């Protein structure tokens, strides 16, 4: 330079042929305990990498652009 995947939570990752974004680990709060941890119950946390297009309606669909990965040369 070319080709492929892939880009959602603080980290690992679902997301069902376009229809109100979720899960487990993390954080906090309450409960238990003589305290701790660990088990329970809850709570918060997202411009779905950017912009743009199609659409009544987009994490999903198309294009540009960036970022990661592999592979060719």
């Nucleotide at each position: 330079g070319c080709c492929a995947u892939u880009c959602u939570a603080g980290c690992u990752c679902a997301g069902u042929u376009g229809g109100u974004a979720g899960a487990g680990c993390a954080a906090c709060g309450c409960a238990c305990u003589c305290g701790u941890a660990a088990c329970g119950c809850g709570u918060a946390g997202g411009u779905c990498a950017u912009c743009g297009g199609u659409u009544c309606g987009a994490c999903u669909c198309c294009g540009a652009u960036g970022g990661a990965u592999g592979g060719c040369u």
Transfer RNA from a Minisyncoccota bacterium, 73 nucleotides, folded computationally. It matches the Rfam family "tRNA". Rfam links the family to the GO term triplet codon-amino acid adaptor activity. The coordinates come from a structure-prediction model, not an experiment, and the mean pLDDT is 81.